[in-house]
Context: one part of a larger RNA
RNA sequence: UGACGGGGGCCCGCACAAGCGGUGGAGUAUGUGGUUUAAUUCGAUGCAACGCGAAGAACCUUACCAAGACUUGACAUGUCGCGAACCCUGGUGAAAGCUGGGGGUGCCUUCGGGAGCGCGAACACAGGUGGUGCAUGGCUGUCGUCAGCUCGUGUCGUGAGAUGUUGGGUUAAGUCCCGCAACGAGCGCAACCCUCGUUCUUAGUUGCCAGCAUUAAGUUGGGGACUCUAAGGAGACUGCCGGUGACAAACCGGAGGAAGGUGGGGAUGACGUCAAGUCAGCAUGCCCCUUACGUCUUGGGCGACACACGUACUACAAUGGCAUGCACAAAGCGACGCAAACCCGUGAGGGCCAGCAAAUCGCAAAAAACAUGCCUCAGUUCGGAUUGUAGGCUGCAACCCGCCUACAUGAAGCUGGAAUCGCUAGUAAUCGCGGGUCAGAAUACCGCGGUGAAUGUGUUCCUGAGCCUUGUACA
Numbered sequence: 001u002g003a004c005g006g007g008g009g010c011c012c013g014c015a016c017a018a019g020c021g022g023u024g025g026a027g028u029a030u031g032u033g034g035u036u037u038a039a040u041u042c043g044a045u046g047c048a049a050c051g052c053g054a055a056g057a058a059c060c061u062u063a064c065c066a067a068g069a070c071u072u073g074a075c076a077u078g079u080c081g082c083g084a085a086c087c088c089u090g091g092u093g094a095a096a097g098c099u100g101g102g103g104g105u106g107c108c109u110u111c112g113g114g115a116g117c118g119c120g121a122a123c124a125c126a127g128g129u130g131g132u133g134c135a136u137g138g139c140u141g142u143c144g145u146c147a148g149c150u151c152g153u154g155u156c157g158u159g160a161g162a163u164g165u166u167g168g169g170u171u172a173a174g175u176c177c178c179g180c181a182a183c184g185a186g187c188g189c190a191a192c193c194c195u196c197g198u199u200c201u202u203a204g205u206u207g208c209c210a211g212c213a214u215u216a217a218g219u220u221g222g223g224g225a226c227u228c229u230a231a232g233g234a235g236a237c238u239g240c241c242g243g244u245g246a247c248a249a250a251c252c253g254g255a256g257g258a259a260g261g262u263g264g265g266g267a268u269g270a271c272g273u274c275a276a277g278u279c280a281g282c283a284u285g286c287c288c289c290u291u292a293c294g295u296c297u298u299g300g301g302c303g304a305c306a307c308a309c310g311u312a313c314u315a316c317a318a319u320g321g322c323a324u325g326c327a328c329a330a331a332g333c334g335a336c337g338c339a340a341a342c343c344c345g346u347g348a349g350g351g352c353c354a355g356c357a358a359a360u361c362g363c364a365a366a367a368a369a370c371a372u373g374c375c376u377c378a379g380u381u382c383g384g385a386u387u388g389u390a391g392g393c394u395g396c397a398a399c400c401c402g403c404c405u406a407c408a409u410g411a412a413g414c415u416g417g418a419a420u421c422g423c424u425a426g427u428a429a430u431c432g433c434g435g436g437u438c439a440g441a442a443u444a445c446c447g448c449g450g451u452g453a454a455u456g457u458g459u460u461c462c463u464g465a466g467c468c469u470u471g472u473a474c475a
Stems, first nucleotide, its partner, number of pairs: 001475002003472003007469004012464002015459002019423005026314008034305002042053002064300007073125001077124002079121005086103007107114002127289002130287003136283002138278003141274001143272001148187006154163003167178003193266004198234007208223002212221002237260001240254005316416001320375006332363003337356002342351003382413001387408007429451007
């Protein structure tokens, strides 16, 4: 100087408390451990691994296993020889491959040949998702959006170092003020950026409709007022008033205001810590393989199943279930696409196509909500697992191993032990909608809006940080 303490002081955070809803019990989905297996590819492992890499394993992917094949190789550059490339087709085979037949001569040209592609030969070499993340780059997680981490000069100390950065106040903040052997500065904080909230100007189609006509319908004429769209401004700064305070910084209350003290949300992550994670995104040193640890193919596996754990979904019902009627979003996506209306089907879906590269057309029905009726507390008209049959869709192909529909079947489950998690406001809870991935395949992920609470204004305790101080036989 640090680190540590079941030392002290101050202070903060959904840390506790006060509340609301869960997880832990059930079924299923999914990930992991374990076990099994020819293989169940590999990685991630307290917080900070476990719906994680994977924004989507039937083949492919695919790295694993079995079998069948290749050896200058699936891919790159170079040398030589032959042939344009290419197209059609036979045999064999699970395919890869092996082996035949036929057609065919383009482009440039100095007529020698060349470019490009294919086949063959030999060699330099290719190739490796093989190892090492404890050799590395890059990127990322984490403490933590915590308020810290440092430097120059000066001064003090023999020196390691100290001071500044401590102290008194204050703040979300090393934020600001005052004081002070310090005076300044840098990286962080804040601000500058995006978005939402108010308003003005400009603009008025594909959007809008107050008044005037018109219609089944903003449909049409018309209008730019309103909504909205999208470009530019205005607006919030403790600016104003009162009080407290050291006459300071600031805090408390108030006015005006759409908004008030960082207005809400996002992006933004200091010096560093964990030899944290990644050699399987990529790059890369070294080591290793080279008729194989490389490459191609078919089939299987990654989907197994006495069990254990994590994360979710659906429930256990009456604030509910079912049936009917009726209403109100936002944000997206669409040509290898979205597909209206109409017709067929109980339905998944099918047929036919109008329109739309989309403020115009479509996906598209929002669902909870509201109204009426039935059920009347039961393993039930709750719950939907499982299983049978018949179908639909995608795709070369749904057996291993997809999703969906109809009919039938109708399991566990009556609110969950110890323990444990999230959340302070348009939040929790609850309700649907969309997107990416994607041929097909979400209860996951990322977004969007609808309805919309309770509690706290405290810091004794648990836990994790920060600052000062104290002890130390630790570094």